[in-house]
Context: one part of a larger RNA
RNA sequence: AUUGAACGCUGGCGGCAGGCUUAACACAUGCAAGUCGAGCGGGGUGAAGUACUUCGGUACUGAUCCCAGCGGCGGACGGGUGAGUAAAGCUUAGGAAUCUGCCUAUUAGUGGGGGACAACAUUCCGAAAGGGAUGCUAAUACCGCAUACGUCCUACGGGAGAAAGCAGGGGAUCACUUGUGACCUUGCGCUAAUAGAUGAGCCUAAGUCGGAUUAGCUAGUUGGUGGGGUAAAGGCCUACCAAGGCGACGAUCUGUAGCGGGUCUGAGAGGAUGAUCCGCCACACUGGGACUGAGACACGGCCCAGACUCCUACGGGAGGCAGCAGUAGGGAAUCUUCCGCAAUGGGCGAAAGCCUGACGGAGCAACGCCGCGUGAGUGAAGAAGGAUUUCGGUUCGUAAAGCUCUGUUGUUAGAGAAGAAUGAUUGUGUAGUAACUAUACACAGUAGAGACGGUACCUAACCAGAAAGCCACGGCUAACUACGUGCCAGCAGCCGCGGUAAUACGUAGGUGGCAAGCGUUGUCC
Repeated sequence: AUUGAACGCUGGCGGCAGGCUUAACACAUGCAAGUCGAGCGGGGUGAAGUACUUCGGUACUGAUCCCAGCGGCGGACGGGUGAGUAAAGCUUAGGAAUCUGCCUAUUAGUGGGGGACAACAUUCCGAAAGGGAUGCUAAUACCGCAUACGUCCUACGGGAGAAAGCAGGGGAUCACUUGUGACCUUGCGCUAAUAGAUGAGCCUAAGUCGGAUUAGCUAGUUGGUGGGGUAAAGGCCUACCAAGGCGACGAUCUGUAGCGGGUCUGAGAGGAUGAUCCGCCACACUGGGACUGAGACACGGCCCAGACUCCUACGGGAGGCAGCAGUAGGGAAUCUUCCGCAAUGGGCGAAAGCCUGACGGAGCAACGCCGCGUGAGUGAAGAAGGAUUUCGGUUCGUAAAGCUCUGUUGUUAGAGAAGAAUGAUUGUGUAGUAACUAUACACAGUAGAGACGGUACCUAACCAGAAAGCCACGGCUAACUACGUGCCAGCAGCCGCGGUAAUACGUAGGUGGCAAGCGUUGUCC
């Protein structure tokens, strides 16, 4: 000099940061990943309308809103933790044998059929979790067929492989059920393919802590051939063949440890460190496994085993905070079971919007850094009082009182933000179309939208009123006297002090240092 600190005494305010370093210990409760009705069939609600009416209602159509299910996209991001890992990691620099949803650009298509399964209905089993049977049904769910610019395979003869619709608008024509469809068109999709972007997988080299009281290690081991496997190279796997490969330039074994940008220190070289923020990696009760998918061997998915906890009708089931809060425990020690999606960002959606403990904020604690205040001027009878004294005095000391001011902060009252860009809606223009519309973009107008928060900031009034402590004073080291004690009680970082005049113990007065802090302890340079 430093600190994610702790402890003791003390404590006025604000801004900005950071806040389980220990038990990767166990977790009550709530929330943290959903969304789409413009993919689909249903169930409920039922504004309004039509018909009938015994005027009570009944039947039909049905806007709107809600719901589980099928289906799509997202739950591989975001958030947490550092157990493991000394290399399959990380850092730097290269490489070739790869994949890539959404996004961008380009090319070519989007024809015609079929059979199911949920929901639902009926029914059965079970305490529950849940499950079975029969029957019905839709789709952007599933499967053939057709077609194939480019694509893939090939023995170069040939062969293989797609798709899905939805929403808005519409002059003529056609069909009928007269407002729908065919048809046309716009937008969003879908299929095949190429390129890009982004993301990811793989390989190589160098660097990357300690121990030799660890010296030899290795059998898929090292290499080759054939085969398999993967998105992809490869002993990655397998059969056969060869006998290699690593090692004092430290293999193997063992201890410790996430790595880097950085951070602290230092003139630097270096040393130490890896909280917060950013990049990479690993993990998700412990161990193993795969499924789905563009992507996982998946924190809030599945299966198996184990430990633990809970429910049970004893037959069987349920769970995983190293997400945000919070609880118990451990510990010297680390916070609210808060507000809001207004902003930024993310998921879904055409959009409105919904979700978002990411995030934005507030709360707690002087934990840190920075800033401000606790008053300013004047005031000698050098008051009273304390301490001391050689009893003359000296000192606290212009300090106080008194007088004159100010009002930062405080209290009260008033006024009161920026953070808001979007989006919605109306109009105009441009693009779009044969034309209109839809749609997209630009401009202008309108109403509305803020958790923080009636907060910051500003103004006024009021009162010096409500706001100073801690440590030290023998030397190192700035700052001294009195009393008490008497090798006792005690102090102490080192030297050392204390046995009757202690500047070193205790108290008081005084003084020095720092100051909303001060001191101690730990820690590293």
Small-subunit ribosomal RNA, 5' domain from an uncultured bacterium, 525 nucleotides, folded computationally. Model confidence (mean pLDDT): 82 of 100. Its Rfam family is "Bacterial small subunit ribosomal RNA". Rfam links the family to the GO terms structural constituent of ribosome and ribosome.